[in-house]
RNA sequence: CGCUCCUUCGUCUAACCGGUCGAGGACACCGCUCUUUCAAGGCGGAAAUGCCAGUUCAAUUCUGGCAGGAGUGG
Numbered sequence: 001c002g003c004u005c006c007u008u009c010g011u012c013u014a015a016c017c018g019g020u021c022g023a024g025g026a027c028a029c030c031g032c033u034c035u036u037u038c039a040a041g042g043c044g045g046a047a048a049u050g051c052c053a054g055u056u057c058a059a060u061u062c063u064g065g066c067a068g069g070a071g072u073g074g
Base pairs, nucleotide, nucleotide: 001073002072003071004070005069006068007067010027011026012025013024019057029045030044031043032042033041050066051065052064053063054062
């Protein structure tokens, strides 16, 4: 330098041949409840699409660029 792939809550992940407003789940965290207390259990809550553009009525999904990472070739 070329080619291929990846980037989503604190962590791990689902959705991704465009279409439910309000992106789902697990663990962790916070609150309430239960208990003599703690833990466990039950109920609830906050929390994410790497960045910038483009296409579109509509983008996590498609296109381009950039950044970061992984693999591979020279």
Source information: Transfer RNA from a Lachnospiraceae bacterium, 74 nucleotides, folded computationally. Its Rfam family is "tRNA". Gene Ontology term of the family: triplet codon-amino acid adaptor activity. It was read from a public genome assembly.